[in-house]
RNA sequence: AGGAGGCGGGCGAGAGAGACCUCUCGAUCGAGGCGCCGAAGGUGCAAGUGUGCGAGCGAGCCCAGUCUCGCACAACGACGCUCUCAGGCAGAAGGAUCGCCUGCUGACG
Numbered sequence: 001a002g003g004a005g006g007c008g009g010g011c012g013a014g015a016g017a018g019a020c021c022u023c024u025c026g027a028u029c030g031a032g033g034c035g036c037c038g039a040a041g042g043u044g045c046a047a048g049u050g051u052g053c054g055a056g057c058g059a060g061c062c063c064a065g066u067c068u069c070g071c072a073c074a075a076c077g078a079c080g081c082u083c084u085c086a087g088g089c090a091g092a093a094g095g096a097u098c099g100c101c102u103g104c105u106g107a108c109g
Base pairs, nucleotide, nucleotide: 002108005105006104007103008102009101010100011099012098013097018034020033021032022031023030035089036088037087041085042083044081048076049075050073051072052071053070054069055068056067
């Protein structure tokens, strides 16, 4: 010098759902009410791995080990799934994710 991956920044693209009703007047804020959305964030988890118990296979017999099956328990465990806590339901803002540029770090070499 190269550099997987990780964490950011800039620009561009970026969905869904009531400009709902009342106090109270356009929006915001506050209070109350009904109806919705999932792509900030967050919740939950299938197979699998582990431990224990039981059974089976095999071996001349027994035991042990390996393997197979079943049961119980615990931890880890994915999503554009799930829940709708949070957030959102005109515009703006936000927005998972994708593309380009870039900063830091950096396995490996």
Record summary: Predicted 3D model of a 109-nucleotide RNA (Glycine riboswitch aptamer) from an Ardenticatenia bacterium. The sequence was found by an Rfam model in a public genome assembly. Its Rfam family is "Glycine riboswitch aptamer". Rfam links the family to the GO term glycine biosynthetic process. The source organism's lineage runs through Bacteria, Bacillati, Chloroflexota and Ardenticatenia.